Record summary
This is a predicted structure of a 1513-nucleotide RNA (small-subunit ribosomal RNA) from an uncultured prokaryote. Model confidence (mean pLDDT): 84 of 100.
RNA sequence: UUAGAGUUUGAUCAUGGCUCAGAUUGAACGCUGGCGGCAUGCUUAACACAUGCAAGUCGAACGGAAACGAUGGUAGCUUGCUACCAGGCGUCGAGUGGCGGACGGGUGCGUAACGCGUGGAUAUCUACCUAUAAGUUGGGGAUAAGCAUUGGAAACAUUGUCUAAUAACCGAAUAAGCUCUAAGGAGUAAAGUAUGCCACUAUACUAUGCAUACGCUUAUAGAUGAGUCCGCGUUGGAUUAGCUAGUUGGUGGGGUAAAGGCCUACCAAGGCGACGAUCCAUAGCUGGUUUGAGAGGAUGAUCAGCCACACUGGGACUGAGACACGGCCCAGACUCCUACGGGAGGCAGCAGUGGGGAAUAUUGGACAAUGGGGGCAACCCUGAUCCAGCAAUGCCGCGUGUGUGAAGAAGGCCUGAGGGUUGUAAAGCACUUUCAAUAGGGAGGAAAGGUGUAAGUUUAAUAGGCUUAUACUGUGACGUUACCAUCAGAAGAAGCACCGGCUAACUCCGUGCCAGCAGCCGCGGUAAUACGGAGGGUGCAAGCGUUAAUCGGAAUUACUGGGCGUAAAGGGUACGUAGGCGGUUAGAUAAGUUGGAUGUGAAAGCCCCGGGCUCAACCUGGGAACUGCAUUCAAAACUGUUUGACUAGAGUGUAUAAGAGGUUAGCGGAAUUCCAGGUGUAGCAGUGAAAUGCGUAGAUAUCUGGAGGAACAUCAGUGGCGAAGGCGGCUAACUGGUAUAACACUGACGCUGAGGCUCGAAAGCGUGGGGAGCAAACAGGAUUAGAUACCCUGGUAGUCCACGCCCUAAACGAUGUCAACUAGACGUUGGCCCCAUUAAAGGGGUUAGUGUCGAAGCUAACGCGUUAAGUUGACCGCCUGGGGAGUACGGCCGCAAGGUUGAAACUCAAAGGAAUUGACGGGGGCCCGCACAAGCGGUGGAGCAUGUGGUUUAAUUCGAUGCAACGCGAAGAACCUUACCAGCCCUUGACAUCCUCGGAACUUGGCAGAGAUGCCUUGGUGCCUUCGGGAAUCGAGUGACAGGUGCUGCAUGGCUGUCGUCAGCUCGUGUCGUGAGAUGUUGGGUUAAGUCCCGCAACGAGCGCAACCCUUGUCCCUAGUUGCCAGCACUUCGGGUGGGAACUCUAGGGAGACUGCCGGUGAUAAACCGGAGGAAGGUGGGGAUGACGUCAAGUCAUCAUGGCCCUUAUGGGCUGGGCUACACACGUGCUACAAUGGUCGGUACAGAGGGCCGCAAUCCCGCGAGGGGGAGCCAAUCCCACAAAGCCGAUCUUAGUCCGGAUCGCAGUCUGCAACUCGACUGCGUGAAGUUGGAAUCGCUAGUAAUCGCGAAUCAGCAAUGUCGCGGUGAAUACGUUCCCGGGCCUUGUACACCCCGCCCGUCACACCAUGGGAGUGGGUUGCACCAGAAGUAGCUAGCUUAACCUUCGGGAGAGCGGUUACCACGGUGUGGUCAAUGACUGGGGUGAAGUCGUAACAAGGUAACCGUAAAU
Repeated sequence: UUAGAGUUUGAUCAUGGCUCAGAUUGAACGCUGGCGGCAUGCUUAACACAUGCAAGUCGAACGGAAACGAUGGUAGCUUGCUACCAGGCGUCGAGUGGCGGACGGGUGCGUAACGCGUGGAUAUCUACCUAUAAGUUGGGGAUAAGCAUUGGAAACAUUGUCUAAUAACCGAAUAAGCUCUAAGGAGUAAAGUAUGCCACUAUACUAUGCAUACGCUUAUAGAUGAGUCCGCGUUGGAUUAGCUAGUUGGUGGGGUAAAGGCCUACCAAGGCGACGAUCCAUAGCUGGUUUGAGAGGAUGAUCAGCCACACUGGGACUGAGACACGGCCCAGACUCCUACGGGAGGCAGCAGUGGGGAAUAUUGGACAAUGGGGGCAACCCUGAUCCAGCAAUGCCGCGUGUGUGAAGAAGGCCUGAGGGUUGUAAAGCACUUUCAAUAGGGAGGAAAGGUGUAAGUUUAAUAGGCUUAUACUGUGACGUUACCAUCAGAAGAAGCACCGGCUAACUCCGUGCCAGCAGCCGCGGUAAUACGGAGGGUGCAAGCGUUAAUCGGAAUUACUGGGCGUAAAGGGUACGUAGGCGGUUAGAUAAGUUGGAUGUGAAAGCCCCGGGCUCAACCUGGGAACUGCAUUCAAAACUGUUUGACUAGAGUGUAUAAGAGGUUAGCGGAAUUCCAGGUGUAGCAGUGAAAUGCGUAGAUAUCUGGAGGAACAUCAGUGGCGAAGGCGGCUAACUGGUAUAACACUGACGCUGAGGCUCGAAAGCGUGGGGAGCAAACAGGAUUAGAUACCCUGGUAGUCCACGCCCUAAACGAUGUCAACUAGACGUUGGCCCCAUUAAAGGGGUUAGUGUCGAAGCUAACGCGUUAAGUUGACCGCCUGGGGAGUACGGCCGCAAGGUUGAAACUCAAAGGAAUUGACGGGGGCCCGCACAAGCGGUGGAGCAUGUGGUUUAAUUCGAUGCAACGCGAAGAACCUUACCAGCCCUUGACAUCCUCGGAACUUGGCAGAGAUGCCUUGGUGCCUUCGGGAAUCGAGUGACAGGUGCUGCAUGGCUGUCGUCAGCUCGUGUCGUGAGAUGUUGGGUUAAGUCCCGCAACGAGCGCAACCCUUGUCCCUAGUUGCCAGCACUUCGGGUGGGAACUCUAGGGAGACUGCCGGUGAUAAACCGGAGGAAGGUGGGGAUGACGUCAAGUCAUCAUGGCCCUUAUGGGCUGGGCUACACACGUGCUACAAUGGUCGGUACAGAGGGCCGCAAUCCCGCGAGGGGGAGCCAAUCCCACAAAGCCGAUCUUAGUCCGGAUCGCAGUCUGCAACUCGACUGCGUGAAGUUGGAAUCGCUAGUAAUCGCGAAUCAGCAAUGUCGCGGUGAAUACGUUCCCGGGCCUUGUACACCCCGCCCGUCACACCAUGGGAGUGGGUUGCACCAGAAGUAGCUAGCUUAACCUUCGGGAGAGCGGUUACCACGGUGUGGUCAAUGACUGGGGUGAAGUCGUAACAAGGUAACCGUAAAU
């Protein structure tokens, strides 16, 4: 000392990216802000800088005296001031000289380098410092300052003259342990100053001298610092592969402090590079910092070490040290001054200014401390430094109170209205006073220095100097310091972010895909825990969030620690170079390896143990660590190296064997086509169907002969061979590889293989041949909405051969090569051995291939499994989200096509794999249903009824809309209903509860009005009572509230439809699978059925099915009124009456039917088929009954209900109108079109219902609807109530009719306040369309269809032809499951899961974005060639000048100026490379709202899909 989560899916596992939680920061921004300590603070423009300061000092080196002061003097006078004099004094401007300005401070431009780090090395220098040794003698000529002068605006410069030194220089002396040497010798130095003293010398002071101190010179050594060289390490790019002439080495010479091509002349031709040279880009390096478990990654602020730079470029001078930040010269750019002639400058020092920028401070104090420079020292200087200021920029610490306090206050918020919460929170009460504030006190940072005294030391010395001790004096910027402490009072001190998941924390209101949020997933379209506000909560806290950035999580570049059959990923294939790796055995060695020791690994930092600030941060002492490098000693197992040996790897030889292995040549037959000829006649060919095409000029067919090209049936086989691509008639020649057996030989000779090189299907290209068939392109015919396709008829390249290119494929086992190990079973090919055998077969073993299944194991799963995808080893290749894109640019290759190598911007949160459950398929199998078929009758045509759409309207209220809306809600719209419209009215309301006041309630009549309503009027005073009042009711008033058919069925309950009365839907336990899930429920049979049987890793169970329920069909029992009447009796002939209880019937209860029995089939099962009996037979018929669920299906207008909305109106009342409209379209029906009929007459038979605000008989009136009248009936009694079709007759005779009845006219009836809009019915008259209905479509399988009437609900009446029931008459057909529709089960494919009404591709059009090409354009950078040449250095140089030294005085030596040569910066010319920018136009790409055209892919996707190539559009 190692944590995970969200997100691809309907769900799952795995792959894989994206995102989050953590830590960190020189940060910035937003909101907020009490105190202190310690740190930190231009990351950008090495952009430009105003102003001030940042390096001076020494008078104890020097000549001196401009300023100031003291002292003295002189003059003036205002008597303490001015002027002057005096270097005698303190001092000191300028100058000469010395030392220092090479340190300290800043910055990171450049630099990919011995620059840095680390470890070594030496051919070198080193001022000041230390130690040692020696010396410090004697001369010379100058010069600044000064004085005078000249020029100039200034900066500054010129001339003359004087002068000093520790200036510089020159001789002379001395001189070594120094330098040179031909080893004899030769050469080489210096500077004094201050203080003290008078012992010595000379003296008036004083000087020589002496002493001390500081210096000076030489030499040696040290220390410190610096220079140089080497090993190793040190970013990215190969779309940078070759680079290099001083280049590599040598010799001579030069140069440097010093080695060296450092420079030069000559000679040689080397040197570097795939272990990445060169080039390009980027970058100061390190200790460290940050993150991380670590390994790593990122980084290089502050602090520390090194380097580089100082406006840009070049150059040297001085010096111990520089090629010099605050020095010089030159060139350039820029800024400033100018009298236009010339000059000045360099903040990447500290502050500060402008600019840039998201962004970074004061033009502060002090040298008190630490340190540095100078000085003997005092001291001076020091923007180094120490402090202060500003900034929450960071880290650390403290505070903003503490205790108590329930009436759980008020207020806020929520509420289920009770309450909950804010919340002991506040208030109140009692305490405390840190910090801040305030009157005061008060450390430490201070050591030195100076003065005095004492001792020691030096010395001749009791001077002086130095050292020590002691006393006194006395130095603080910070600073109103830290710290202590007084007074007072809770007093002065809390915010920020978040609350959908990840992720701790939830409610209300507002908003309504708007406004907005968002790190990812995603929220928002009227009930948003996701937006905005509020209440509440959570987290951190003087901060909190956001943004940016780094590491982590990410094992998502995998060394630790990943992968490549299908997810991204094995190179198409072999050979082979470098490299990597390598069998057995013995010896040696010690490079790797291992251990010990030594040196180093700076300090700081990190870590540990202590110490100091009250703690901490911080500071500080010690230790550990620094995993490294170097040196050395040792070990010898392993690897390496080396020597020797071996045979198991590899190879060679001998002998056999198989084979479509390769190349070349020759040969063969079948078939197609063509040509010639014969026979022969009208078609052939082709298709889903056709047509184009061929054919009477004789095709097709058939026979004979011939030509020519290409390919080789059968054999033929998950058979053989080959490295792969690939290879198939036969024969021959040449040739490669493989296998087997037994022995012999070589002796590790091996494996892999970056580059390299070989081969490499098809298509394609070049040249020349060849060309039968096939066949891109192309033409025609079809198909189609179109059809540049699929189909058909033709047809050219091509396919074939030779030679040369191309070099790609889904080049696949989607599986690199080699080796070893790890159960088997069954095939098959080629060898060998054994057994057996007459032979062929056969059995066993072994070996090399090639297949199927399978154990362990592996795998995400599928699957693989000795032919591994198992377990290991060696080497190579490749991958790192999808798209953009295998594209662009560049390079290489190619004749071209193109290949190879191969990005980025931008964009998405996925893309992809395997498996699962569904759904779907113009996939498959099995099965069912009036699903089709077979039938019967309809609809669709007509008229009318009714509903809907549409239109209209003031309104035509609303809802229902594929099946599953449309004779539906509505089982009844004239008013009412009624919800709609117009008008007139009401406002606590038509209705509920509560409060107050009054009155009983109620009722008669009149007037106005359309009515609601208003006004007047009549009668009436009740019930209970404890006498207080109460109940009920009416009126008025007030406010709480009522009311709403207003919205949301996508907020809901309930109810309903539908798939579907389809046979399904699930669960528990077990088992299998990582899991979603599977199993059960699948399979074989069977059924109407998941019905039952059998089998089975399942065993059971539940909801469904069936049964139980109702009804109907048969019988029995019981009971007989209002029902019934067989027998008996009466009769008015009517079960009417007596009577009967048999029958029918009624309504209660039972029986009966169960595949129970027989036969057959079947597995001896379930079951099916047939039969018997039976009223009924295999569910007897019908009904009720509707699993889990689906459709956000329908209904807020039955009802209920959340939310929202209206409240003198969206509520309520009333009158009238509307819902009944009418160019039209559709649905459902009725009536018809007629003779199986119409009309007329006669006549027969039901069932089930309803009836008191009712049904109503007989009777009378009316043609009739109906009216009058009223018996009977609260119903097995009476009534509605005559059933109709039927039957028996008559008539009509095929026609718009004696069919049909619409429409219209007239006259009526009934209901009702009221039939105008707008009722039904009756009578008379009128007499429309219609002669059986296109495409299409509906119902029905038996008492069914068809047909005929009857009843009921609703209802005053009725638009009812509707609906729901009832009975009468009463068929036809079903071969069968191919097809249509729907459904069930199994299976298969899937890119679908909103589930095929799915998904999805490409062009075009529009908008936006990034990018490629592009005539070019303007820049940066760089190579080569050339021109040019400032300053400077070096060489040369009598042109000029010149103090010391020498001189024979002529001059010389030396020096300077000038000139010139070489090198060289800037600059320029030409020509290339490269980089980014820009560009009319143009190419593709990406993203976008419901655009256009088609439908390519996913299912057999409707032509299987895909890969490579070519061509067309």
Its Rfam family is "Bacterial small subunit ribosomal RNA".